[in-house]
Molecule: RNase P RNA; transfer RNA
Organism: marine sediment metagenome
RNA sequence: GAGCCGGCCAGACGACCGCUGUCGCGUCCGCGAUGGAGGAAAGUCCGGACUCCGCAGGGCAGAGAGCCAGGUAACGCCUGGGCGGCGCGAGCCGACGGAAAGUGCCACAGAAAACAGACCGCCCAAGCCUCCCCCGGGAGGCCGGCAAGGGUGAAAAGGUGCGGUAAGAGCGCACCGCGCCCCUGGUAACAGGGGUGGCAGGGUAAACCCCUCUCGGAGCAAGACCAAAUAGGGAAGCAUGCCUCUGGCAGCCUGUGGCCCGCAGGUGCUUCCGGGUAGGUCGCACGAGGCGCCCGGCGACGGGCGUCCCAGAUGAAUGGUCGUCCUCGACAGAAUCCGGCUUAUCGGCCGGCUC
RNA sequence: GGGCCGUUAGCUCAAUUGGCAGAGCAAGGGACUCUUAAUCCCUAGGUUGGAGGUUCGAUUCCUCCACGGCUCACCA
Numbered sequence: 001g002a003g004c005c006g007g008c009c010a011g012a013c014g015a016c017c018g019c020u021g022u023c024g025c026g027u028c029c030g031c032g033a034u035g036g037a038g039g040a041a042a043g044u045c046c047g048g049a050c051u052c053c054g055c056a057g058g059g060c061a062g063a064g065a066g067c068c069a070g071g072u073a074a075c076g077c078c079u080g081g082g083c084g085g086c087g088c089g090a091g092c093c094g095a096c097g098g099a100a101a102g103u104g105c106c107a108c109a110g111a112a113a114a115c116a117g118a119c120c121g122c123c124c125a126a127g128c129c130u131c132c133c134c135c136g137g138g139a140g141g142c143c144g145g146c147a148a149g150g151g152u153g154a155a156a157a158g159g160u161g162c163g164g165u166a167a168g169a170g171c172g173c174a175c176c177g178c179g180c181c182c183c184u185g186g187u188a189a190c191a192g193g194g195g196u197g198g199c200a201g202g203g204u205a206a207a208c209c210c211c212u213c214u215c216g217g218a219g220c221a222a223g224a225c226c227a228a229a230u231a232g233g234g235a236a237g238c239a240u241g242c243c244u245c246u247g248g249c250a251g252c253c254u255g256u257g258g259c260c261c262g263c264a265g266g267u268g269c270u271u272c273c274g275g276g277u278a279g280g281u282c283g284c285a286c287g288a289g290g291c292g293c294c295c296g297g298c299g300a301c302g303g304g305c306g307u308c309c310c311a312g313a314u315g316a317a318u319g320g321u322c323g324u325c326c327u328c329g330a331c332a333g334a335a336u337c338c339g340g341c342u343u344a345u346c347g348g349c350c351g352g353c354u355c
Numbered sequence: 356g357g358g359c360c361g362u363u364a365g366c367u368c369a370a371u372u373g374g375c376a377g378a379g380c381a382a383g384g385g386a387c388u389c390u391u392a393a394u395c396c397c398u399a400g401g402u403u404g405g406a407g408g409u410u411c412g413a414u415u416c417c418u419c420c421a422c423g424g425c426u427c428a429c430c431a
Stems, first nucleotide, its partner, number of pairs: 001355009011325007019036007038331001042342002045340005050219004062215005067081005082096001083094004097210002102208002104204003119150002121146003127142007158176006177199001178197008223282004233273006240250004251267006289308008326329001356430002358425005365380004374411001382398005404420005
């Protein structure tokens, strides 16, 4: 000088005027004391606590997780390790089970795109035909052989080298890769070594699917309690008549109608009870809590001791002005509460490490 | 506050086992007409809201963001 990792801060101080929770005083409206946003309060992406619902055992469906071990209330989070990739390195990143269970798809190009195939090309050793030279060869072709090279494509039956052959090919061999078996180390993922098989047979599972594991649903506008006015429900008593009396009819009132019949609806007063609306109270902030020290553990974390109390609204508070100083101040603001992840963020400080 | 949806041309909407992004209206030009309208023909116009990933290939599948809507008749 260039970087990597972890942690922390988020303008400071003072004055004045405001807002709001709690407590105290007091002539009910003031006074005094004290507390008053964040590392993300955000997105609502996961996991819980809490509450209600048919208490949730099994199965189907659906959703999700997916290398191994541990941590945790739980997790898709965290820690450590393995494997793969990137970087000279400190380190960083990884949706990291299965395509030798089944199904689907692979456009265009290309001969062939999945029980493989032969366009150009290479080869005529064996079999057959024709010709030439002169007794054994040469040339061309048919039937064929090959998959090394070219070409198409994102992808074409392991890679490099030597041997081999008519030309070739795991056809043979060596090394690497792959499958299977065994041994060693490791809790395991896995690693190392040995043997064996010439080699299974493309890709896609963020396509269906298979395997293992997890999950009941809804959410504080959950839910609980107190409880007006009006209307409606129930019970008792009183209030007109009759009957076959938990009822029915008559009567009365209202509507329809000009009126009657008819039809439809309803029954007066008092007291009490319960549901429930407006409204109010709780849920609601002492918690898987913060800080310090010690112990165990590589670590995440766990245990012990001491100490502290740290917003709680319901039209919803946390603001404004001035002064001084500096490195001129970002993203943004609680609404049931925690543990994570992700995203936004001017700058600065500390510690460890690499080139 | 909680919950649930949507975003494709200027506007309204399509697009399925993932395989060249289309239609109607609007816009521009031309034809017809004395002129306009209507009608007919042609043309242009796309970061499929943005970024990243899976895949040979993404409007479509996955992740993270941005914007908008449902307004108490989504939930008191």